[in-house]
Context: one part of a larger RNA
RNA sequence: UUGGGCGUAAAGUGUUUUUUAGGUGGCUUUUCAAGUCUUUCGUUAAAUCUCAGAGCUCAACUCUGAUCAAGCGAUUGAAACUAUUAAGCUAGAGUUUAAAUGAAACGGGGGGAAUUUCCAAUGAAGCGGUUAAAUGUGUUGAGAUUGGAAGGAACACCAAUACUCGGCGAAAGCACCCCGUUGGUUUAAGACUGACACUGAUAAACGAAAGCUAGGGUAGCGAAUGGGAUUAGACACCCCAAUAGUCCUAGCCGUAAACAAUGGAUACUUAGGAAUGCUAAACUGCGGUUUAGUAGUACUAAAGCUUACGCAAUAAGUAUUCCGCCUGGGAAGUAAGUUCGCAAGAAUGAAACUC
Numbered sequence: 001u002u003g004g005g006c007g008u009a010a011a012g013u014g015u016u017u018u019u020u021a022g023g024u025g026g027c028u029u030u031u032c033a034a035g036u037c038u039u040u041c042g043u044u045a046a047a048u049c050u051c052a053g054a055g056c057u058c059a060a061c062u063c064u065g066a067u068c069a070a071g072c073g074a075u076u077g078a079a080a081c082u083a084u085u086a087a088g089c090u091a092g093a094g095u096u097u098a099a100a101u102g103a104a105a106c107g108g109g110g111g112g113a114a115u116u117u118c119c120a121a122u123g124a125a126g127c128g129g130u131u132a133a134a135u136g137u138g139u140u141g142a143g144a145u146u147g148g149a150a151g152g153a154a155c156a157c158c159a160a161u162a163c164u165c166g167g168c169g170a171a172a173g174c175a176c177c178c179c180g181u182u183g184g185u186u187u188a189a190g191a192c193u194g195a196c197a198c199u200g201a202u203a204a205a206c207g208a209a210a211g212c213u214a215g216g217g218u219a220g221c222g223a224a225u226g227g228g229a230u231u232a233g234a235c236a237c238c239c240c241a242a243u244a245g246u247c248c249u250a251g252c253c254g255u256a257a258a259c260a261a262u263g264g265a266u267a268c269u270u271a272g273g274a275a276u277g278c279u280a281a282a283c284u285g286c287g288g289u290u291u292a293g294u295a296g297u298a299c300u301a302a303a304g305c306u307u308a309c310g311c312a313a314u315a316a317g318u319a320u321u322c323c324g325c326c327u328g329g330g331a332a333g334u335a336a337g338u339u340c341g342c343a344a345g346a347a348u349g350a351a352a353c354u355c
Base pairs, nucleotide, nucleotide: 003327004326005325006324007309008308012323014206022199023198024197026089027088028087029086034082035081036078037077040074041073042072043071044070050066051065052064053063054062055061092196093193094192095191096190097188098187099186100185101184104182105181106180107179108178109177110176111155116150117149118148119147120146121145122144126137127136167174168173211252212251213250214249215248216247220246221245225241226240227239228238263322264321265320266319267318268317270301271300272299276295277294278293279292280291281290282289283288304311305310328355329354330353337348338347339346340345
C1' cells in the first nucleotide's frame, strides 16, 4: 500500500458560511464513440515456466514443437451504463408572496434589588471570624438602626433542575425592560427558474477561559504576595487583608474533557406514549380540547448492529457519496527544521533506544 477500522480499545479537524481545485451526482429522448465490451493483426529477445514428443540404460539433464493469460499499438463492430452533443421535464435545489417564531447578533436608551464606600442622625462597647482562636477593626465612636449620595459589576421571581431538561444560534455561545438595524428557521398556498446539487484538500472568517499590548475603569470576588491559625513540618486546606485579573475600547493569541468523547449530505426500516413551534379540520363553555400534517427536541422498546456497555427514524441499523483521521506501549506531542506570534507559545512533527 491493500485490508480493516474511528461513542468508550489507536482514530471525526473546535465549527461553519461564501468558496477554489478535485471527487460524486434527479427523470425522459437524442448525438457521439473517449471509457467499456468485441473481431483480427503486430509486438512483448532467447533461456525459464506449463503441455506434448524425442535423446542420454532410467532420472536429473538435454533437444524439438506448441500454448494460455496480461500489457501496448493498430483495426472491425456493439451502444446498455459512465463521459460527451442537442432538446425537454419537475420529485432535488432555489426565488417570490403571506404569516409565524425565538436568551440569534450589533448599536442606543432606561430600570430596580443587593454589596461596598462616603456624608448626616440616633446610640454606646464591642464588632468580625472560626471546630476553637488569632491576625484585623473599634471611644479620633465601630458594629446596629434611619435618611441621603456615589460608583462598578451582575440581572431574583418568571425559568421548563430532585427525576422528567423549554427556545435560538454553524460552533464558541446567548436571559432585566424598551427602541432601531441585520441575519436565520418554520408553516401555508399558488406562481416562477429548471439539476442551478452534495462534499470539499488549500484559503478566508468566527472561535470559552486563561494570557499579552495600549488606554480607561475597579463595587464585589480574587491567582501572586503579606499576616493569623492548624501541623512534626504546612511554600496547603481555614481566617484577615490584598495586587494582577475579572469589566469597557482597539488589537493579538487560536487553544479546552472546544464532548453527544459520535464529520457532512441523501434515501429506506417495527411500535409506544410525552412535550415545543406552525398549518388544517371538527367540537366548544371561546379559556381551549381532539384528530391529521409538518419541523425541531427528549424518553422507552422491537428487528438489526455491537466484544460488551449500549445505539435503536436525531442509529452506533440498511445503503450510496465526499472529506478528515488511525495502524503495539514508551521515548513524545519531545528533538530538529519550517511557518505564525510582542511574548507565552501554537501548528507541522520524527528517530535512536527500550519493552
RNAcentral holds the full RNA, with entries from ENA and SILVA.
This is a predicted structure of a 355-nucleotide part of an RNA (small-subunit ribosomal RNA, central domain) from Hydnora esculenta.
It is recorded under the gene name rrn16.